[in-house]
Source information:
This is a predicted structure of an 89-nucleotide RNA (c-di-GMP-I-GGC riboswitch aptamer) from an Anaerolineae bacterium. Its mean pLDDT, the model's own confidence on a scale to 100, is 87.

RNA sequence: UUCGAUAAAGGCAAACCCGUUGAAAAACGGGGACGCAAAGCCACGGGUCUAAAAUCCUUCCGGGGAUCAUGAUAGCCGGGUUGCCGAGG
Repeated sequence: UUCGAUAAAGGCAAACCCGUUGAAAAACGGGGACGCAAAGCCACGGGUCUAAAAUCCUUCCGGGGAUCAUGAUAGCCGGGUUGCCGAGG
C1' cells in the first nucleotide's frame, strides 16, 4: 500500500420479545441472531423517518389539516477519522 480464505484469535448484533426514556421517529439495558471486514467513531454532503415547538389554513371552538429539523438514522449512500487478524506487493 492493495486485498479479505469455508483460516485463526476475537468483535458487533437486524427482526422479534421484555423493561426504561421520548410527542414521535428512535435511543438505552436484558434476551435473541438476520446479517456485518470497519455493522468502530464523526450528522460534513445527499437520502430517508418523525413533527412536540413554530408558522399558516380551517373550524360546528371539541378539534382537523399543511409546511418545517433545531429531532432521529453511521445496519441508506458518499465523505472524514482510527483500528484487530491474515494474505499479496
Notes:
NCBI's taxonomy places the organism under Bacteria, Bacillati, Chloroflexota, Anaerolineae. It matches the Rfam family "c-di-GMP-I-GGC riboswitch aptamer". Gene Ontology term of the family: cyclic-di-GMP binding. The model forms 91% of the base pairs in the Rfam consensus.